[in-house]
């Protein structure tokens, strides 16, 4: 890479819609948007020693949330295992 698995963190949030119903405080369905709150582990961005004559660099599981995410489920950095 590929196949089987293991893999966490944090809202099933608020407003606003659209459909079915004879109607309704039911039922279904989508998040384009706006608003608040959170999370670190796709992705992307910061750096310390160090280097450097100037300009240009420099690692993470650290930091940042830009982008993603916050029931299940998908996804997920890493990671067992067979080829």
């Nucleotide at each position: 890479c590929u196949g089987c698995g293991g893999g966490a963190g944090a809202g099933a949030g608020u407003g606003c819609g659209g459909c079915c119903u004879g109607a309704u405080u039911g039922g279904c369905c989508a998040g384009a948007c706006a608003c608040c709150g959170c999370c670190g582990a796709a992705g992307g961005c910061g750096c310390a020693a160090c280097a450097c004559g100037c300009c240009a660099g420099g690692a993470a599981a650290c930091g940042c949330u830009c982008a993603g995410g916050c029931a299940a489920a998908u996804g997920g950095a890493c990671u067992g295992u067979a080829g």